[in-house]
Context: one part of a larger RNA
RNA sequence: GCCAGCGAGUUAAUCUCAGUGGCAAGGUUAAGCCAGAAACAGGCGGAGCCGCAGCGAAAGCGAGUCUGAAUAGGGCGUUCAGUCGCAAGGAUUAGACCCGAAACCGGGUGAGCUACCCAUGUCCAGGGUGAAGCGAGUCUAAAAGCUCGUGGAGGCCCGAACCUACUAAUGUUGCAAAAUUAGGGGAUGAGGUGUGGGUAGAGGUGAUAUGCCAAACGAACUCGGAGAUAGCUGGUUCUCCCCGAAAUAGCUUUAGGGCUAGCGCCAUGCGUUUAGUACCGGAGGUAGAGCACUGAAUGGGCUAGGGGGCUUAAUGCUUACCGAACCCAAUCAAACUCCGAAUGCCGGUACUCCAGAGCAUGGUAGUCGGACUCCGGGAGAUGAGUUUCGGGGUCGAAAGGGAAACAGCCCAGACCAUCGGCUAAGGUCCCCAAAUCUACGCUAAGUGGGAAACGAUGUGGGGUUACUCAAACAACCAGUAGGUUGGCUUAGAAGCAGCCACCCUUUAAAGAGUGCGUAAUAGCUCACUGGUCGAGUGAUCCUGCGCGGAAAACUUAACGGGGCUAAGCGUAGUACCGAAGCCAUGGGUUUCAACUUAAUUGUUGGAGCGGUAGGGGAGCGUUCUGUCAGCAGUGAAGGUCGACCGGAAGGACGGCUGGAGCGGACAGAAGUGAGAAUGCAGGC
Numbered sequence: 001g002c003c004a005g006c007g008a009g010u011u012a013a014u015c016u017c018a019g020u021g022g023c024a025a026g027g028u029u030a031a032g033c034c035a036g037a038a039a040c041a042g043g044c045g046g047a048g049c050c051g052c053a054g055c056g057a058a059a060g061c062g063a064g065u066c067u068g069a070a071u072a073g074g075g076c077g078u079u080c081a082g083u084c085g086c087a088a089g090g091a092u093u094a095g096a097c098c099c100g101a102a103a104c105c106g107g108g109u110g111a112g113c114u115a116c117c118c119a120u121g122u123c124c125a126g127g128g129u130g131a132a133g134c135g136a137g138u139c140u141a142a143a144a145g146c147u148c149g150u151g152g153a154g155g156c157c158c159g160a161a162c163c164u165a166c167u168a169a170u171g172u173u174g175c176a177a178a179a180u181u182a183g184g185g186g187a188u189g190a191g192g193u194g195u196g197g198g199u200a201g202a203g204g205u206g207a208u209a210u211g212c213c214a215a216a217c218g219a220a221c222u223c224g225g226a227g228a229u230a231g232c233u234g235g236u237u238c239u240c241c242c243c244g245a246a247a248u249a250g251c252u253u254u255a256g257g258g259c260u261a262g263c264g265c266c267a268u269g270c271g272u273u274u275a276g277u278a279c280c281g282g283a284g285g286u287a288g289a290g291c292a293c294u295g296a297a298u299g300g301g302c303u304a305g306g307g308g309g310c311u312u313a314a315u316g317c318u319u320a321c322c323g324a325a326c327c328c329a330a331u332c333a334a335a336c337u338c339c340g341a342a343u344g345c346c347g348g349u350a351c352u353c354c355a356g357a358g359c360a361u362g363g364u365a366g367u368c369g370g371a372c373u374c375c376g377g378g379a380g381a382u383g384a385g386u387u388u389c390g391g392g393g394u395c396g397a398a399a400g401g402g403a404a405a406c407a408g409c410c411c412a413g414a415c416c417a418u419c420g421g422c423u424a425a426g427g428u429c430c431c432c433a434a435a436u437c438u439a440c441g442c443u444a445a446g447u448g449g450g451a452a453a454c455g456a457u458g459u460g461g462g463g464u465u466a467c468u469c470a471a472a473c474a475a476c477c478a479g480u481a482g483g484u485u486g487g488c489u490u491a492g493a494a495g496c497a498g499c500c501a502c503c504c505u506u507u508a509a510a511g512a513g514u515g516c517g518u519a520a521u522a523g524c525u526c527a528c529u530g531g532u533c534g535a536g537u538g539a540u541c542c543u544g545c546g547c548g549g550a551a552a553a554c555u556u557a558a559c560g561g562g563g564c565u566a567a568g569c570g571u572a573g574u575a576c577c578g579a580a581g582c583c584a585u586g587g588g589u590u591u592c593a594a595c596u597u598a599a600u601u602g603u604u605g606g607a608g609c610g611g612u613a614g615g616g617g618a619g620c621g622u623u624c625u626g627u628c629a630g631c632a633g634u635g636a637a638g639g640u641c642g643a644c645c646g647g648a649a650g651g652a653c654g655g656c657u658g659g660a661g662c663g664g665a666c667a668g669a670a671g672u673g674a675g676a677a678u679g680c681a682g683g684c
Stems, first nucleotide, its partner, number of pairs: 001684003005680002011094006019086005026050003032044003054061002064076004097235002100232001104225006115199009124189001126158003129154001133150006162186003166183005201217001203213003210219001238619006248261005262367002264364007272355001273357001275352008288339001289337002294333003298329004305322002307319004370395010400411003415587004420583003426577003429562003435574001437573006448564001454548002458545010475532005481505003486500003511526001515524002588609008620673001622670007630662002638657005644651002
């Protein structure tokens, strides 16, 4: 891992609700007893309980009573049948659907591992060093000292056994649940080790590492309390039919849990009350707009006042400064409003519509993590697949078609069948169903098929304006002068460093000079003018489609691919394809209406039938019990194979196998259905 087996809402008591049955102003027995072969059958047993009257704290009164001074008002009553069984739903108390802690407490078992201690034994090759003491010599007055011997101390040295575990490698389903190999440390000591004994879990022991106390010790193990508790995780077993949510509010030591409400389902009642649209009547201060208020804020005017200056020191004059208020012009505001929609909301009337619409009562769930998208806002960076509200949609719980692929986008809501038809979104060159469709334009960038500020004689359309056959624009030929080197400045300043002025003359025209240039001149050039040429040429604004801006990591890789100059973009049109949509034909089921029937009996007609949590309904199958009628060695159950029947769970029939029990109908009772629980045990 697979296979077959086992494996989870039970039981008791009480309460409640609807169903069904008995009796009914009553209903009912409990323990126990009697008879009896026995029983869930029969007969006793009326204690007790519920109901038939309530109100008050109570005394108490009573269809009333309490409060109260009250014959007031008010509260609760007075109308409405109960009770005892049976089976179902729900609640409570119990382990209460099942499995699962870490822990807590109690009684025991452990020191044959290990920690420390006690008692008693045992072990430490060999080599080195050479303390004290002692002796001799020397020296001394005597010592001390020195020298040589002797001696054999030491948590001394080197190094086996032994002990240890510092490093590395191997090993890591090992040789081994801690080893092996090569090195390392201690090795007469606080040494190693044998045997016997001691200390026990709220504890012991500990040269403290929270170490060790029998291979997992911040409190051992074992059994018990015990099915501890688990707002947590996982699991929870047959079928079909009908309906079908929520991810919100309030409160919560509450936030991944609850309770009540909201939204679901079921039953009963009401009977169009619902919803949509139209019209009528309302409330309102948003969008927008505005500046009348409150504030903000720009320019101008005028002005009180302030600042500066002058000056008789009287309180005057003046000012290129600042400037409230006021006036003009133009603005801004969630917490501004002289105004003010569209929607939405409330009410009324009418019409449409039987929708699993509305409302009420009762019973009973699930939900309280939501997601994206569009619109209106807040927070944030007018960031986020961000967050938080309000309104709509989808997903959640929704399959189908489109978007290459793609819960939340677009189209559209799947009862079943069909080798029938029409459409939606989206498409119609090939992959790939359908137009290489029609008409008119645009694009040249493979733009299409990713991106901004900004940049640009790309190109199409439209407008305004200037010049122009009295010759424009561009090009070419020629001229571009004199006073004068203007004045100042400067070493110089001559059109051309800088400052000031910017005149006059000759002219077809020519600046006291547009740029380059020189130390300064010179030189080149421009404005301006003439000629050649001969038809449009500039400037600017709006707009369509394009261009640049444009760098990333496996591989083209920013059309889904091929490929496309349309098979791209815009406008208009026709046809076709295209879904589980709609239609057609047949069938099933639910429900409503009418008719009908003993009867969901049948006929006709209408509508419905996606579905998670969840609710309701109807069934299938397993084991056992009762009753009835049956089958079986001429072969039961079980196994196996088969093209049969049923809407499903399922049910027959036949062959083979098997070798002794078994099914049917109607009732009843449950240890009643397995794929999941790192489920349990077994097999492979």
Annotation: The part of an RNA shown here (large-subunit ribosomal RNA, domain II) has 684 nucleotides and comes from an uncultured Candidatus Berkelbacteria bacterium. Its Rfam family is "Bacterial large subunit ribosomal RNA". The prediction has a mean pLDDT of 86.